This is a predicted structure of a 98-nucleotide RNA (Guanidine-I riboswitch aptamer) from Virgibacillus halotolerans.
Of the family's consensus pairs, 100% are formed in the model.
The coordinates come from a structure-prediction model, not an experiment, and the mean pLDDT is 82.
Its Rfam family is "Guanidine-I riboswitch aptamer". About the family: This family represents a conserved RNA structure found upstream of the ykkC and yxkD genes in Bacillus subtilis and related genes in other bacteria.
RNA sequence: AUAAAUGUUUUCUAGGGUUCCGUAACAAGUAUGUUAGUCUGGUCCGAGAGAAAACUCACAGCUCAGCUGUGUCACGGAAGGAUAAAAGCCUGGGAGAA
Numbered sequence: 001a002u003a004a005a006u007g008u009u010u011u012c013u014a015g016g017g018u019u020c021c022g023u024a025a026c027a028a029g030u031a032u033g034u035u036a037g038u039c040u041g042g043u044c045c046g047a048g049a050g051a052a053a054a055c056u057c058a059c060a061g062c063u064c065a066g067c068u069g070u071g072u073c074a075c076g077g078a079a080g081g082a083u084a085a086a087a088g089c090c091u092g093g094g095a096g097a098a
Stems, first nucleotide, its partner, number of pairs: 007055006015045002020042002022039001023036005057071006073093001075096001079091003
């Protein structure tokens, strides 16, 4: 930029581990090192089926280059992948189920 439509993005949360910071223990001795996430935390990752907001899209109406309203449902393995590592992250509104 074009396209797309149970649309896209952002912020937050449930949750997550341990690259960095911090914390604790030990060692050293005044600069630090090792171990620990079965360390509360900060940075960090983070939901299709969580929350909020913005922008689009569809339909309807109106005082019409715009404004207003409406926009449903959603039980779900195992295994694997990335990142330092893991997870309601991704595979995935998957395989399945009713």